[in-house]
Context: one part of a larger RNA
RNA sequence: UGACGGGGGCCCGCACAAGCGGAGGAACAUGUGGUUUAAUUCGAUGAUACGCGAGGAACCUUACCCGGGCUUGAAUUGCAGAGGAAGGAUUUGGAGACAAUGACGCCCUUCGGGGCCUCUGUGAAGGUGCUGCAUGGUUGUCGUCAGCUCGUGCCGUGAGGUGUCGGCUUAAGUGCCAUAACGAGCGCAACCCCUAUGGUCAGUUACUACGCAAGAGGACUCUGGCCAGACUGCCGUUGACAAAACGGAGGAAGGUGGGGAUGACGUCAAAUCAUUAUGCCCUUUAUGACUUGGGCUACACACGUACUACAAUGGCGUUAAACAAAGAGAAGCAAGACCGCGAGGUGGAGCAAAACUCAGAAACAACGUCCCAGUUCGGACUGCAGGCUGCAACUCGCCUGCACGAAGUCGGAAUUGCUAGUAAUCGCAGAUCAGCAUGCUGCGGUGAAUACGUUCCCGGGCCUUGUACA
Numbered sequence: 001u002g003a004c005g006g007g008g009g010c011c012c013g014c015a016c017a018a019g020c021g022g023a024g025g026a027a028c029a030u031g032u033g034g035u036u037u038a039a040u041u042c043g044a045u046g047a048u049a050c051g052c053g054a055g056g057a058a059c060c061u062u063a064c065c066c067g068g069g070c071u072u073g074a075a076u077u078g079c080a081g082a083g084g085a086a087g088g089a090u091u092u093g094g095a096g097a098c099a100a101u102g103a104c105g106c107c108c109u110u111c112g113g114g115g116c117c118u119c120u121g122u123g124a125a126g127g128u129g130c131u132g133c134a135u136g137g138u139u140g141u142c143g144u145c146a147g148c149u150c151g152u153g154c155c156g157u158g159a160g161g162u163g164u165c166g167g168c169u170u171a172a173g174u175g176c177c178a179u180a181a182c183g184a185g186c187g188c189a190a191c192c193c194c195u196a197u198g199g200u201c202a203g204u205u206a207c208u209a210c211g212c213a214a215g216a217g218g219a220c221u222c223u224g225g226c227c228a229g230a231c232u233g234c235c236g237u238u239g240a241c242a243a244a245a246c247g248g249a250g251g252a253a254g255g256u257g258g259g260g261a262u263g264a265c266g267u268c269a270a271a272u273c274a275u276u277a278u279g280c281c282c283u284u285u286a287u288g289a290c291u292u293g294g295g296c297u298a299c300a301c302a303c304g305u306a307c308u309a310c311a312a313u314g315g316c317g318u319u320a321a322a323c324a325a326a327g328a329g330a331a332g333c334a335a336g337a338c339c340g341c342g343a344g345g346u347g348g349a350g351c352a353a354a355a356c357u358c359a360g361a362a363a364c365a366a367c368g369u370c371c372c373a374g375u376u377c378g379g380a381c382u383g384c385a386g387g388c389u390g391c392a393a394c395u396c397g398c399c400u401g402c403a404c405g406a407a408g409u410c411g412g413a414a415u416u417g418c419u420a421g422u423a424a425u426c427g428c429a430g431a432u433c434a435g436c437a438u439g440c441u442g443c444g445g446u447g448a449a450u451a452c453g454u455u456c457c458c459g460g461g462c463c464u465u466g467u468a469c470a
Stems, first nucleotide, its partner, number of pairs: 001470002003467003007464007015454002019418004026308001029305005034299002042053002064294002067291002070288001076124009087104001091100003106115003126283002129281001131279001135277001137272003140268001142266001147186006153162003166177003192260004197228007207217002210215001231254001234248005310411001314370006327358003332351002337346003377408001382403007424446007
C1' cells in the first nucleotide's frame, strides 16, 4: 500500500421487512448429469453452465458410428507434359457414391497459340485434430457500482502520501464550503433514440362535416418534418448568506417525467482454437474428402427451466361479427365462392402493400347449464379413421375427428420474481423455417397489494481500527 476480521462509524440495493404471484409435490415439454450404446458428435459446470452455443437434428444440417468406394484429392490455384470442346440424353450394375455405355456436340485467333475440360507429374492443399494456460477479436461477471488515475507542487531516506481527506448534500468523486495543494483526464450527468402535451407546415393509400360511387375537401383521427415545453425557472420554510432539502403554485408532464442505447481502471490464467483469424505441435491412400443407413430423439435414476392443471373469481354452450398494438408477405400472403364435422381441399380476386392478404384478438360482457364429485374439473396415455409438408414421416414431424380417459384435491425441508401501467393474467405477431415452438424476441388488452423501517441475512461504496496474510 492492499487484502481480511463472527472490529467500529456512515450510506445504498426487491438485500431484509410489508405484500402479491410462483417453483419444490403431479403429468408432459425441454436442457443437463449419470447410465447405456457401434455411435449416443463437441463445447458451456457456484454466483457468471443447465428452453445455453442451437433464431428451429426425418435426409441435408452433422462435426459421431457401421459399411461401400477415392488419394493432387470435395473446393481454390501456379508450372510442365499428353489428350480432348464443355456438356450430355439413353442403357446396364449398384443401397448410393460410383463404374461402364455413349446418340448428339465448340468458340476466339496475328495461325504461333489461347479459352474451357480430362489425365499424368509437381508446388501449394485439407483437418469442427491438440493447446483459450501461447494469442487476436468477441463475450460474461463484479456493476450503470462510483469509482480509477495523471501533470506540477508539497511531505517522506524510501515504499509511498497529499490531491481523492473533513462538514453539509446528491442517484452520482453530484455540488457547495473548508483545505499544501492547484489543475486535468477516463468514468457520472448531458448530447442520441422511443414515449407522454401543444403549436405549425405538409399529406395519400389515412380521414369524412358532402356523397351510392366517381369525385370533392383539409376540419377531425392519423402519418412525419420543424418548433415550443421542465430549468429547482417562480413563491414560501429550513439551511452556513452556500450547495441543497421540504411544501406550494402553474402545468400534459416536477425535480434524472417513464423506458432504451451507452459498461471507467481493472478482477476471475473466467468463456470461446467448433463463428472467424492465428503461433506451436500432430495428421497426409487419412485425424482429409464422397456416399447408403443409423445416431445426436436411448432410459432403473437425479437436478434446472418452462407449459398444463388440480376447478365455481370456474368448465361448457349460445349471443353481441364488442374493443388492440406491433409485424410479415412474390419460389410469397392469399379474399369472396364451393366441398368437408374438422384438420384441410378446389379455385384464384387483390396485393412488392397506411391500398390487398395473413386477420372476426383473447381475456371481457349478457343469457343458459353444471352443484362441489376425481365431476360437464383435468387432460396424459392408447386405439381407429383422416389431413398437410416433403424424394422420403418406421426409427423420428405437425395437425384433425371419434373413442379411451391416467396422475393430480394447492404441494416437506429449503427456495424465487416483482415497487406501477409494475406483478398477475389474456391473447397477437415475428425471426429461424419445405414441415415442425409449451422456447426466444417483440406487441398491445385487463390491471392490483405493500414498503413501519434498516435490528438482522446477502452484495456493494466511503472513512477508521487491528493483523499470525501478500

The part of an RNA shown here (small-subunit ribosomal RNA, 3' major domain) has 470 nucleotides and comes from a metagenome.
The prediction has a mean pLDDT of 83.
It matches the Rfam family "Bacterial small subunit ribosomal RNA". Rfam links the family to the GO terms structural constituent of ribosome and ribosome.